Model confidence (mean pLDDT): 84 of 100. A computed fold for a 482-nucleotide part of an RNA from an uncultured bacterium, annotated as small-subunit ribosomal RNA, 3' major domain. RNAcentral holds the full RNA, with entries from ENA and SILVA. Rfam family: Bacterial small subunit ribosomal RNA. Rfam links the family to the GO terms ribosome and structural constituent of ribosome.
[in-house]
Context: one part of a larger RNA
C1' cells in the first nucleotide's frame, strides 16, 4: 500500500421487510448428470453451466459408430502429357464408385481462298513431387470476441509539497447528489479515463407533405370512403419548438442543494433503450474466425450407405398444461400493435366434420394477402363430482412437407380417457402501464416451437422502515496474510 475481520461509523440495491404471483408435489416438453451403447460427437459446470453454443439432428447438417471405397487427394498454386467443353444411355452396386456405348466440335487469336493447321483462356483425364487436408491436442503459448463484479462510482496522471524509503497528498474533511454530482474548506494546483450531456425511442405542440384517413363540409351512391371534390382532423415521416430548479415561498453557511407550490402534455435524470472506466476471475471460446508449438500424412485426411446424436432403473435445472365455478362448454358480438410476403403471401368460389384439396383474382405491397386477435361483453347450460374439470397414454382412420416420415416430423378426425383436489424442507421473480393474465407476429426453416426475440389488450397489491440475511461503495481500526 492492499486484502481480510462472526471490528466500528456512514450509505445504497426487489438485499430484507410489506405485498402479488410462482418453483419444489402431478403429467408432458426441453437441457444436464448418471447409466447403457458399436456410437449414444464435442464444448459449457456455484453465483456468471444446465429451453446454454444449437435462429430449428428424418437424409444433409454431423464433427460419432459400422461397413464399402480413394490416396497429390473434395479444395489452392506450380510442372509435364493427352483430350473439344458438354450432354445422353447401358451393366454391376446400398451408394460412393467401377466398366462400357453414343452424340458432339464451342470461346479468343494467328496463318489460310476453302478444307484445315498452330497458339491461348477456361474445363476434363492421367502422371510427378513440392504440397494440400485435420471440428486432432494445448483457451495454462495467443489474437479477436464474450461473460462477471456492475451502469457499481470509481481508476489514474503531470507539476508541486511531505517522507531516508515503500509511499502519501491531490481523491481526506463539512454539507449535498443517482453519481469523485456540485458547493465550501484545505499544500496543493490542474488534467485524463469513467458519471452526466450529446444518439435512438415514447409522451405535447407547430411547420412542410397528402392515391392512408375524413360525412368535418358539398355532390352522387349499388350504402362499402364506394365515386367525385377537399387536406380540416386521424395518421404517416422529415424539420423545428418545449423542461432549464427557469419562476414563487420556506430551509440551508449570503453556497451547493433540499422541501412545498404555480404554470404546464410533461418537473426536478419525464419513461425506456443504446452506451460497460482501470481492473478481477491463468473465467469462457484453438468446434465461428485467425494463430505459435506439438501430433497425423494409403490416415487423426477424403467420398458414400445405413445407424447414432431421439437410448432409460434413476437424480437435478428451466418451462408448458392443469388440478376448476373469478371456471368449463355453446351461440352471438366489440376493440389492437408490430411484423412478414415472388422458388413467396395467397383472397373469393367449389369441396371435405377437419387437417386440407381443386381452381384462381390481387400484390415486390400505408394499395393485395397472411388476418376471424384473444382475454372482454351478452345470453344459455353445467352445480362441486375425479365431474360437461384435466388432458397424458393407447387403438383406428387420414392430411401435409419432403427422393424418403420404420428407427425419428407436424397436424386432423373418431374412440380411449392416466396422474392430478393447490404441493414438505427449501427457494425464485417483480415497485407501474410494472407483476399477473390474454392473444398476435418474426427469425431459423422443405417440414417441425411449450424455446427465443418482438408486439400490443386487460391491468393490480405493497414499501412502516434499515435491526437482521445477501451483494456493493466510502472513511476508520486490528492483523502472526501478500
Nucleotide at each position: 500500500u492492499g486484502a481480510c475481520g462472526g471490528g466500528g461509523g456512514c450509505c445504497c440495491g426487489c438485499a430484507c421487510a410489506a405485498g402479488c404471483g410462482g418453483u419444489g408435489g402431478a403429467g408432458u416438453a426441453u437441457g444436464u448428470g448418471g447409466u447403457u451403447u458399436a456410437a449414444u460427437u464435442c464444448g459449457a459446470u456455484g453465483c456468471a453451466a444446465c429451453g446454454c453454443g444449437a435462429a430449428g439432428a428424418a437424409c444433409c447438417u454431423u464433427a460419432c459408430c459400422u461397413g464399402g471405397c480413394c490416396u497429390u487427394g473434395a479444395c489452392a498454386u506450380c510442372c509435364c502429357a493427352g483430350g473439344g467443353a458438354u450432354c445422353u444411355c447401358c451393366u454391376g452396386g446400398a451408394a460412393a464408385c467401377a466398366g462400357g456405348a453414343g452424340a458432339g466440335u464451342g470461346c479468343u487469336u494467328u496463318c489460310a481462298u476453302u478444307a484445315g493447321a498452330g497458339a491461348g483462356a477456361a474445363c476434363c483425364u492421367g502422371g510427378u513431387g513440392a504440397c494440400a487436408g485435420g471440428u486432432g491436442c494445448u483457451g495454462c503459448a495467443u489474437g479477436g470476441c464474450u461473460g462477471u463484479c456492475g451502469u457499481c462510482a470509481g481508476c489514474u496522471c503531470g507539476u508541486g509539497u511531505c517522507g531516508u524509503g515503500a509511499g502519501a497528498u491531490g481523491u481526506u474533511g463539512g454539507g449535498u447528489u443517482a453519481a469523485g454530482u456540485c458547493c465550501c474548506g484545505c499544500a496543493a494546483c490542474g488534467a485524463g479515463c469513467g458519471c452526466a450531456a450529446c444518439c435512438c425511442u415514447c409522451g405535447c405542440c407547430u411547420u412542410u407533405a397528402g392515391u392512408u384517413g375524413c360525412c368535418a363540409u358539398c355532390a352522387g351512391u349499388u350504402c362499402g370512403g364506394c365515386u367525385g371534390a377537399g387536406c380540416a382532423c386521424u395518421c404517416u415521416a422529415a424539420a423545428g419548438g418545449g423542461a432549464c430548479u427557469g419562476c414563487c415561498g420556506g430551509u440551508g453557511u449570503c453556497a451547493a442543494a433540499c422541501c412545498g407550490g404555480a404554470g404546464g402534455a410533461a418537473g426536478g435524470u419525464g419513461g425506456g433503450g443504446a452506451u460497460g472506466a482501470c481492473g478481477u476471475c491463468a473465467a469462457g471460446u484453438c468446434c465461428u474466425c485467425a494463430u505459435g508449438g506439438c501430433c497425423u500424412u494409403u490416415a487423426u485426411g477424403g467420398c458414400c450407405a445405413g445407424g447414432g446424436c431421439u437410448a432409460c432403473a434413476c437424480a437435478c435445472g428451466u418451462a408448458c398444461u392443469a388440478c376448476a365455478a373469478u371456471g368449463g362448454c355453446a351461440u352471438g358480438u366489440a376493440c389492437a400493435a408490430a411484423g412478414g410476403g415472388c422458388a413467396g403471401c395467397g383472397a373469393a368460389c367449389u369441396u371435405g366434420c377437419g387437417a386440407g384439396a381443386g381452381u384462381a383474382a390481387g400484390c415486390g405491397a400505408a394499395u393485395c394477402c397472411c388476418g376471424u386477435a384473444a382475454a372482454g361483453c351478452a345470453u344459455g347450460u353445467c352445480u362441486c363430482a375425479g365431474u360437461c374439470c384435466g388432458g397424458a397414454u393407447a387403438g383406428g382412420a387420414g392430411u401435409c412437407u419432403g427422393c424418403a416420415a420404420c428407427u425419428c416430423g407436424a397436424c386432423u378426425c373418431c374412440u380411449u380417457g392416466a396422474a392430478g383436489u393447490u404441493g414438505g424442507a427449501a427457494u425464485c421473480g417483480c415497485u407501474a402501464g410494472u407483476a399477473a393474465u390474454c392473444g398476435u407476429g418474426g427469425a431459423u426453416c422443405a417440414g417441425c416451437a411449450u424455446g427465443c426475440c418482438a408486439c400490443g389488450g386487460u391491468g393490480a397489491a405493497u414499501a412502516c422502515g434499515u435491526u437482521c440475511c445477501c451483494g456493493g461503495a466510502c472513511c476508520u481500526u486490528g492483523u502472526a496474510c501478500a